Context: one part of a larger RNA
RNA sequence: GGAUGAACGCUAGCGGUGCGCUUAACACAUGCAAGUCGUGCGAUCGAACCGGACUGACCACCCCUCGGGGUGCGAUGACCGGUCACGGAGCGGCGGACGGGUGCGUAACACGUAGCUAACCUGCCCUCUUGACGGGGACAACCAUUCGAAAGGAUGGCUAAUACCCGAUGUUGUACGGAACCGCAGGGUUCCGUACCAAAGACGGUCCUGCCGUCGCAAGAGGAGGGGGCUGCGGCCUAUUAGCUUGUUGGUGAGGUAACGGCUCACCAAGGCGAUGAUGGGUAGCUGGUCUGAGAGGACGAUCAGCCACAUUGGGACUGAGAUACGGCCCAGACUCCUACGGGAGGCAGCAGUGGGGAAUAUUGGCCAAUGGGCGAAAGUCUGAGCCAGCGACACCGCGUGGGGGAUGAAGGCUCUCGGGUUGUAAACCCCUUUUCUGGGGGAAGAAUAAGGUCGGGAGGAAAUGCCCGUCCGAUGACGGUACCCCAGGAAUAAGCAUCGGCAAACUUCGUGCCAGCAGCCGCGGUAAGACGAAGGAUGCGAGCGUUAUCC
Repeated sequence: GGAUGAACGCUAGCGGUGCGCUUAACACAUGCAAGUCGUGCGAUCGAACCGGACUGACCACCCCUCGGGGUGCGAUGACCGGUCACGGAGCGGCGGACGGGUGCGUAACACGUAGCUAACCUGCCCUCUUGACGGGGACAACCAUUCGAAAGGAUGGCUAAUACCCGAUGUUGUACGGAACCGCAGGGUUCCGUACCAAAGACGGUCCUGCCGUCGCAAGAGGAGGGGGCUGCGGCCUAUUAGCUUGUUGGUGAGGUAACGGCUCACCAAGGCGAUGAUGGGUAGCUGGUCUGAGAGGACGAUCAGCCACAUUGGGACUGAGAUACGGCCCAGACUCCUACGGGAGGCAGCAGUGGGGAAUAUUGGCCAAUGGGCGAAAGUCUGAGCCAGCGACACCGCGUGGGGGAUGAAGGCUCUCGGGUUGUAAACCCCUUUUCUGGGGGAAGAAUAAGGUCGGGAGGAAAUGCCCGUCCGAUGACGGUACCCCAGGAAUAAGCAUCGGCAAACUUCGUGCCAGCAGCCGCGGUAAGACGAAGGAUGCGAGCGUUAUCC
C1' cells in the first nucleotide's frame, strides 16, 4: 500500500447492487416450512342446490250465531329422492431420498483430475415391440360392545378398488443345455430345446353384444439423465511418535450384495506396511475460487456453484427405483413437558423469533405475480424453495450539500516587530440554477401464456370425441401508486473525521511544569514544549474519517 462476513469511537443527506451468528453442532415458547389426486375406491356426516309430499305462523279476502269457520299466499320445522366432491375422516397411487440448513466428524478414493466397470443399479421422462384372458378371498372406513386420565387401543360384524391373491397365455426376459460367428478376456450377437416369471382399470365418443380415442397397466429392448464400485496422480503439521498389523496379507470353498472384493465365514499358507516416514498424535470438510503479489509464491475456502458428511447423543433395521431417511419407525442415554402416577409426548444445524455465549451479525413481514419443484387429465392446490419488502454506512458504486460575479480586502477571531499579516472571494451583496427536497398530477416493464375458443393442416379410425403441429383471440402483478415522467415553490433540507517533532503533507500563541499527559518506532514533558491540553491556522480524506484485529 492492498484486503475483510469485521468490531469500536466520533459523525451522518440520498439512491442502486450485494452482504449480514466467524462465538455455544448451546437450549428452545409460538406460528409456518410437504403435500396432492374424487378422471383409482367404498361409505357416511355436515354444507349447498333441485324436486316431491307434509307442517302450517303472519298477512289478505269471504262468511259469521262474534265463540269461530273457509280460501289464497306461504315464513318455519322436519322427512324422502336426486345432484354436487365444497369441508372432515378412511382404503389406494405418487411425492415426503428433491428443495432448504449446518460444517460436528473426516488426513479418507472424502475431494480434485484422468481413466476403468467384460463386476453393476436406475421410479418418473423419450423411442420401439408384444400383451392386457378367467377367477377368488380379505382389510380399513362404518356399526356394536369394550379398556384407558390421556396418548392410544381390544373384540365381534359388513363392504369397494388401479389394494391383495390364484390360474391361463407367454416374446427378444431369467436359468440350464446345444450350435454358429465375433472379441485380449469369465463377454457379446443370432438360432434351437426344456423349465420359470405378467397385467387394472378410469374417463370420453360412437353404426353401442362391438369399435375408437385419451390417461393409465404388464413383459421386454434401446436412450437420456442419475447413482454404486475400482484405479493412477495431486493437495496440512509433527520423529520430543520408529516400528505397525491377526481378518492382519494371500489362496480354496461357501454365504451375502444391484455388483467386484476378507465384505462375512470355514479351512490352508505366513504373509502385508514402513526413514520415498508406516503406526501414533495434532489440526482441518474438499474443490471451482477469493485476497495479495510484476510474477513465482503466500494466506484463506464468507456469499455463489459442484462434491462430501451430519440432523439431540449412540445403535438398528423397515419401506422403497432410490434412505446419513432433518420436519418416518424401533431401542438405549441425557434433557424438557403432560399425567388421574398406571403411563405418555418432544427434537429449529428449515424461515422468522426467544434465552444464553460474545467485540459482534437482521423481521415472530408480503406473495405464489414471475422462475423452479411435488401431485393432478385439467381447473387447481401446496411450496419460509423463490421473488419481494423491512432493519444495519457492513462493503462497493453513483449523486448531492449549490453556480457565476463580488475588495472598503467589512466586522469579529488569531497573531504581531503595533507598520501590518492571516482567516479571505471566504462572508455580506447582485445575477442564476433546482440535481436533491416539499406539494400536486400522470404512471410502468417484469405477462410468457393456461383452461377454453376461431381458423388452417396432419396421423389413425366406419364416424365422432379426443390426439399432434401452426395461427389469432383469450384471465392473472406480492413488489407498488414503487421505478420513472411532468408541473409549482424556494439556496431552500444536507459536513464531518483524523492529523500537523522526524519517518510523513501540514505552525504559531496560551496553559501546564518529569505533573497532567502523548506514543507505531525514534522518543516528548523537570518554566518560553512546533511532540501534553486548548485556541487560531494548516494538511489529508470526505458521508465518511480514524483506531483495533487478521492476511499478503
Small-subunit ribosomal RNA, 5' domain from a metagenome, 552 nucleotides, folded computationally. It matches the Rfam family "Bacterial small subunit ribosomal RNA".